[in-house]
RNA sequence: GAUUUAUACAGAAGUGGCGAGAGACUGGCUCUAUGACCCACUGGCAACCAACAACACGAAGUUGAAAAGGUGCCAAUUCCUGUCCAAGACGUUGUUUUGGAGUAUAUAAAUA
Numbered sequence: 001g002a003u004u005u006a007u008a009c010a011g012a013a014g015u016g017g018c019g020a021g022a023g024a025c026u027g028g029c030u031c032u033a034u035g036a037c038c039c040a041c042u043g044g045c046a047a048c049c050a051a052c053a054a055c056a057c058g059a060a061g062u063u064g065a066a067a068a069g070g071u072g073c074c075a076a077u078u079c080c081u082g083u084c085c086a087a088g089a090c091g092u093u094g095u096u097u098u099g100g101a102g103u104a105u106a107u108a109a110a111u112a
Base pairs, nucleotide, nucleotide: 002111003110004109005108006107007106008105013042014041015040016039017038021031022030023029025082027080028079043074044073045072048070049069052064053063054062055061078104083101084100085099086098087097088096089095090094
């Protein structure tokens, strides 16, 4: 990197270093020399896996409690958006709003 399953409107920042772009990509919009992004340390959030308890048992099973282990995360809903469908508004074959489905992406766990 590929495939599968689950989750993504909640939550959680200080210090130091570096010094210019960053928020995956598109179009927006935003953050950023009052120093972003990234890195280190410390702190925190959450509860996917493991471990624990109860139930269940042809299970990646359900529920609960905990947070010492393995990950993850700590601007904005995954910042919004992209493809399709439905409804509304303006208006005339497009713009826009709302809802649904999907794609993409991220993270966890599993498989070859």
RNAcentral holds the sequence, with entries from Ribocentre. This is a predicted structure of a 112-nucleotide RNA (SAM riboswitch aptamer (S box leader)) from Triticum urartu. The coordinates come from a structure-prediction model, not an experiment, and the mean pLDDT is 84. The source organism's lineage runs through Eukaryota, Petrosaviidae, Triticodae, Triticeae and Triticum.